[in-house]
RNA sequence: GCGUCCAUCGUCCAACGGAAAGGGCACGUGCCUACGGAGCACGGGAUCGGGGUUCGAAUCCUCGUGGGCGCA
Numbered sequence: 001g002c003g004u005c006c007a008u009c010g011u012c013c014a015a016c017g018g019a020a021a022g023g024g025c026a027c028g029u030g031c032c033u034a035c036g037g038a039g040c041a042c043g044g045g046a047u048c049g050g051g052g053u054u055c056g057a058a059u060c061c062u063c064g065u066g067g068g069c070g071c072a
Base pairs, nucleotide, nucleotide: 001071002070003069004068005067006066007065010025011024012023013022018055027043028042029041030040031039048064049063050062051061052060
C1' cells in the first nucleotide's frame, strides 16, 4: 500500500430499520449479619467522529479515526 472484519456503560457481551438501547461483572446506596468480601433490594452510567438515505438509524450507504487478520 491492497483486501477483509470490528468499534455500544469502567469491563465483557446482547439489540428482525420501529417503544423508555438490555444483561453479567464492577461501582454507589440501603437491608441483612457478630463482621461482610457472601445474600437481598434499589440506583447511576454507553452507541468512535462527520455527512447521507429513511416517516424512523446502534443497525443501511459514504468519508475519516483507531484496532484485529491476510497479502504485498
This is a predicted structure of a 72-nucleotide RNA (transfer RNA) from a Streptosporangiaceae bacterium. The sequence is in RNAcentral, with records from ENA. NCBI's taxonomy places the organism under Bacteria, Bacillati, Actinomycetes, Streptosporangiales, Streptosporangiaceae. Its Rfam family is "tRNA". Gene Ontology term of the family: triplet codon-amino acid adaptor activity. Rfam classes the family as a transfer RNA.